[in-house]
Context: one part of a larger RNA
Molecule: small-subunit ribosomal RNA, 3' major domain
Organism: uncultured Flavobacteriaceae bacterium
RNA sequence: UGACGGGGGCCCGCACAAGCGGUGGAGCAUGUGGUUUAAUUCGAUGAUACGCGAGGAACCUUACCAAGGCUUAAAUGUUAUAUGCAUAUAUUUGAAAGAGUAUAGUCUUCGGACAUAUAGCAAGGUGCUGCAUGGUUGUCGUCAGCUCGUGCCGUGAGGUGUCAGGUUAAGUCCCGCAACGAGCGCAACCCUUAUCCUUGUUUGCCAGCACUUCGGGUGGGAACUCCAGGGAGACUGCCGGUGAUAAACCGGAGGAAGGUGGGGACGACGUCAAGUCAUCAUGGCCCUUACGAGUAGGGCUACACACGUGCUACAAUGGCGCAUACAGAGGGCGGCCAACUUGCGAAAGUGAGCGAAUCCCAAAAAGUGCGUCGUAGUCCGGAUUGGAGUCUGCAACUCGACUCCAUGAAGUCGGAAUCGCUAGUAAUCGUGGAUCAGAAUGCCACGGUGAAUACGUUCCCGGGCCUUGUACA
Numbered sequence: 001u002g003a004c005g006g007g008g009g010c011c012c013g014c015a016c017a018a019g020c021g022g023u024g025g026a027g028c029a030u031g032u033g034g035u036u037u038a039a040u041u042c043g044a045u046g047a048u049a050c051g052c053g054a055g056g057a058a059c060c061u062u063a064c065c066a067a068g069g070c071u072u073a074a075a076u077g078u079u080a081u082a083u084g085c086a087u088a089u090a091u092u093u094g095a096a097a098g099a100g101u102a103u104a105g106u107c108u109u110c111g112g113a114c115a116u117a118u119a120g121c122a123a124g125g126u127g128c129u130g131c132a133u134g135g136u137u138g139u140c141g142u143c144a145g146c147u148c149g150u151g152c153c154g155u156g157a158g159g160u161g162u163c164a165g166g167u168u169a170a171g172u173c174c175c176g177c178a179a180c181g182a183g184c185g186c187a188a189c190c191c192u193u194a195u196c197c198u199u200g201u202u203u204g205c206c207a208g209c210a211c212u213u214c215g216g217g218u219g220g221g222a223a224c225u226c227c228a229g230g231g232a233g234a235c236u237g238c239c240g241g242u243g244a245u246a247a248a249c250c251g252g253a254g255g256a257a258g259g260u261g262g263g264g265a266c267g268a269c270g271u272c273a274a275g276u277c278a279u280c281a282u283g284g285c286c287c288u289u290a291c292g293a294g295u296a297g298g299g300c301u302a303c304a305c306a307c308g309u310g311c312u313a314c315a316a317u318g319g320c321g322c323a324u325a326c327a328g329a330g331g332g333c334g335g336c337c338a339a340c341u342u343g344c345g346a347a348a349g350u351g352a353g354c355g356a357a358u359c360c361c362a363a364a365a366a367g368u369g370c371g372u373c374g375u376a377g378u379c380c381g382g383a384u385u386g387g388a389g390u391c392u393g394c395a396a397c398u399c400g401a402c403u404c405c406a407u408g409a410a411g412u413c414g415g416a417a418u419c420g421c422u423a424g425u426a427a428u429c430g431u432g433g434a435u436c437a438g439a440a441u442g443c444c445a446c447g448g449u450g451a452a453u454a455c456g457u458u459c460c461c462g463g464g465c466c467u468u469g470u471a472c473a
Base pairs, nucleotide, nucleotide: 001473002472003470004469005468007467008466009465010464011463012462013461015457016456019421020420021419022418023417026312027311028310029309030308031307032306033305034303035302042053043052064298065297067295070292077121078120079119080118081117082116083115084114087104088103089102090101091100092099093098106113107112124287125286127285128284129283133281134280135276136275137274138272140270145184146183147182148181149180150179151160152159153158163176165174166173190264191263192262193261195232196231197230198229199228200227205221206220209219210218211217235258238252239251240250241249242248314414318373319372320371321370322369323368324367330361331360332359335354336353340349341348342347380411385406386405387404388403389402390401391400427449428448429447430446431445432444433443
């Protein structure tokens, strides 16, 4: 100087407490361990691995396995050798030699360029080393810290500044001080959301005026909504109190919004020899008729078991039936597919519109109204299994999704333990997208309905500052 302490002081955080909902029990989905296997490719392993790389394994992907074959699938150029570059084919004539016509690459300085083949160099490797590396990522942690120049102090390591008193979300600011300044962080600048003004007026809108088949449908309108350009607005600016006359804090006014308004992007010096040589790049090592490249099949989907993350439930704040209301954000041409017809249905047939503020996906669902069930393993729950089908696709056996009929398992709220969340949040309800031929209960995004609680900081966990002890570095 650090690190540590079941030392002290001060202070934060869904850390505890106060609440709400879960996980741990059931079935299934998915990942992992283990086991099995010819192979179950590889990586990730406390927090910081385990719905993770994978934003989508039937073939492909694919790296794995067994089989039977290959020696260059793709790149670059150079060297050497050989061949070609004026002959071949078709057709006509002819006894034949030959002659004519048509087609088939070009240039030429006649060396070649160019083309083909062979050989060598070379390629190729998802082979090893993330403890040789770049790049990139996680984490402590969006925690408030980490440093430098000069000066001063100390023999020196080093200290001071960065400390004390206040204050803050903040090393934020004020004030004092052998310090005075500065840098990387904090904050702000960026995006979005909440209010208003202005400009624009179609594919969007419809107040007033007409028409109307009652549909903003038509004429029309430019007000309103929305859209998207430009601006305004919030700064402790104003008032009162507290405070040291400071910084600031508390209350109030005005305001759409009030003290960082809400959310996002943004992650200091560094830590974990943290992760990644399988995105990519790359040193070294290794393979070179194979550890390279390709074919068809299998495997990654196995299953006494264990764990993580989820979905669906155990019901009446519910299930079922009929009727009916209200979103936002997206996507669409090898696409989205209206309407009509067929089918109980998944879908099929026919066929408009739309490269989309115009057309389509598209029905939002929970909700509301009426009816039914009456506490039961049930009109709860839907696993599993049998049968019959639809669709995608060369192909659904291993191994797809969906539909219909039948079947109707466990499960009656879950031990020890443990997780998330402080507001448009939790909980609950649907919707869309990426990937994608097909294949989500995952992921990413969107809106609808919409709570409870926080006395407080003694305790558990993590962290910050000051101080103290130390046989630790």